[in-house]
RNA sequence: GAGCCGGUUGGGUGGCCGCGGCCGGGCACUGACCCGGUCGAGGAAGGUCGGGACUCCGCAGGGCGGGGUGCUGGCUAACGGCCAGUCGAGGUGACUCGCAGGAAAGUGCCACAGAAAACAAACCGCCGAUGGACGGUCCGCCGUCACAGGUAAGGGUGAAACGGUGCGGUAAGAGCGCACCAGCGCCCGGGGUGACCCGGGCGGCUAGGCAAACCCCACCCGGAGCAAGGUCAAACAGGGACGGCCGGCCCGGCCGAUGUCCCAGGUGGACCGCUCAGAUGGAUGGCCACCCAUCCGGAUCCCGGUAACGGACCGGUGGACAGAAUCCCGCCUACAGACCGGCUC
RNA sequence: GCCGGAGUAGCUCAGCUGGUAGAGCAGCUGAUUUGUAAUCAGCUGGUCGGGGGUUCGAUUCCCUUCUCCGGCU
Numbered sequence: 001g002a003g004c005c006g007g008u009u010g011g012g013u014g015g016c017c018g019c020g021g022c023c024g025g026g027c028a029c030u031g032a033c034c035c036g037g038u039c040g041a042g043g044a045a046g047g048u049c050g051g052g053a054c055u056c057c058g059c060a061g062g063g064c065g066g067g068g069u070g071c072u073g074g075c076u077a078a079c080g081g082c083c084a085g086u087c088g089a090g091g092u093g094a095c096u097c098g099c100a101g102g103a104a105a106g107u108g109c110c111a112c113a114g115a116a117a118a119c120a121a122a123c124c125g126c127c128g129a130u131g132g133a134c135g136g137u138c139c140g141c142c143g144u145c146a147c148a149g150g151u152a153a154g155g156g157u158g159a160a161a162c163g164g165u166g167c168g169g170u171a172a173g174a175g176c177g178c179a180c181c182a183g184c185g186c187c188c189g190g191g192g193u194g195a196c197c198c199g200g201g202c203g204g205c206u207a208g209g210c211a212a213a214c215c216c217c218a219c220c221c222g223g224a225g226c227a228a229g230g231u232c233a234a235a236c237a238g239g240g241a242c243g244g245c246c247g248g249c250c251c252g253g254c255c256g257a258u259g260u261c262c263c264a265g266g267u268g269g270a271c272c273g274c275u276c277a278g279a280u281g282g283a284u285g286g287c288c289a290c291c292c293a294u295c296c297g298g299a300u301c302c303c304g305g306u307a308a309c310g311g312a313c314c315g316g317u318g319g320a321c322a323g324a325a326u327c328c329c330g331c332c333u334a335c336a337g338a339c340c341g342g343c344u345c
Numbered sequence: 346g347c348c349g350g351a352g353u354a355g356c357u358c359a360g361c362u363g364g365u366a367g368a369g370c371a372g373c374u375g376a377u378u379u380g381u382a383a384u385c386a387g388c389u390g391g392u393c394g395g396g397g398g399u400u401c402g403a404u405u406c407c408c409u410u411c412u413c414c415g416g417c418u
Base pairs, nucleotide, nucleotide: 001345002344003343004342005341006340007339008338009337011291012290013289014288015287016286017285019040020039021038022037023036024035025034026033027031042321046332047331049330050329051328052327053326054225055224056223057222066221067220068219069218070217071085072084073083074082075081086100087098088097089096090095101216102215106214107213108210109209110208123155124154125151126150127149130148131147132145133144134143135142136141163181164180165179166178167177168176182206184203185202186201187200188199189198190197191196229272230271231270232269238263239262240261241260242259243255244254245253246252292319295316296315297314298313302311303310304309346417347416348415349414350413351412352411355370356369357368358367364401372388373387374386375385376384394410395409396408397407398406
């Protein structure tokens, strides 16, 4: 100098005015008034993405269907979250990223190009041993053609072409055979709780990609959401009684059939849910002064320095993203700047 | 506050299980007409809201984000 990782903070003090909750006091008889005290947004309160508490509905148990998650171990009330590790990819490195089970269960797709895109395939090329046609012949066979056919080594196409290199082999070739290497499956030994790692042996020689395509496997999931839901309860309409009130009884009085009383239901509405911030049309704000971070501009003088410049001083600028609404745990997104720690090249 | 839906050409919309995006109207040019409209022929016009991922390949599949619309007292 360039980077990587983790963490903290998100202006401070004072004054004046104002707002909401609670407590105390005062006037006065209730105004939801006045005074005093005290408390009053965030790391994300945001997006509403995941999960839970809570509430109502549904539910014997199981299955089908649907949705979600997907390496291993642990943490958690739970999660698609967190921690540690394994494997893979990227980076010189610190380190970062990964919906990371199964493609030798099944189905499907792989456009264009290309001969062929998956129980492989013959366009060019190579061969033509074998068979065929023709010619020659010393009758043993030889040559020509490239018709049948063989061939995946080479060319070309493509994102991808059915292991790689070498030797052998063959008519030409080919895991056809062998050596080494890569990969896969099985077995054995060792390490690890495990994913997995290390070593050895055997096998067929090879098995394309896509499951953020259907699907299979394992595990999980009932639905809706505080505008959930609950309590009280006008008026009108409905049903019932014939009386009701003066605290129980009698007398008496008053009111009353356009009435009085009772009932169910639960509309307007109110309250709870709603909280040590706790509103319920939603308070947490505004102004001023000084200080601080940052940035800008300064002739001389002062300090350091050869100088550039830095410090001090003066003047100015001036703090982002954003604001609770039932609560909690996470994730994601936004964020001016300042500070701390560890590490790499 | 809670729940749901949609972003594709200037406008209104298609585009199903991935293969390189269309239709109608609008616009422009030409023909037709004395001229205009209508009609006919042709043409132009697309970051598929933004970013990242899976894949050979994404409007489509997955994640995240932005904007708009609707419903519930």

Annotation
Predicted 3D model of RNase P RNA and transfer RNA as a complex of 418 nucleotides. It holds a member of the Rfam family "Bacterial RNase P class A". The family's RNA type in Rfam is ribozyme. The coordinates come from a structure-prediction model, not an experiment, and the mean pLDDT is 77.